[in-house]
RNA sequence: GUCGCUCUCGCGGGAGAGGUCGGAUUCGUCCGACGCCGAAGGCGCAACCGCCCCGGAAACGCUCAGGCAAAAGGACCGCGCGAGCAAC
Numbered sequence: 001g002u003c004g005c006u007c008u009c010g011c012g013g014g015a016g017a018g019g020u021c022g023g024a025u026u027c028g029u030c031c032g033a034c035g036c037c038g039a040a041g042g043c044g045c046a047a048c049c050g051c052c053c054c055g056g057a058a059a060c061g062c063u064c065a066g067g068c069a070a071a072a073g074g075a076c077c078g079c080g081c082g083a084g085c086a087a088c
Stems, first nucleotide, its partner, number of pairs: 001088002004085004009080005018034001020033005035068003041064001042062003048056003
């Protein structure tokens, strides 16, 4: 220096489900009630994977958390800078 992988950060894309009902309100919001959603996180089974009897583990499941107009957030995908690792 080249390619690949991982990570932080930045940018872009990014779904689902009541902008429900009642009460209070200092009109900022708060409390309760049911009804729902799954793609922060968490947990569970174990599909799958590996250095294989020991590990890693899902976009599957549960909804504790979170969410159900907008905003915010958002798994995941793409691009970019930087850092680390392996090979040449």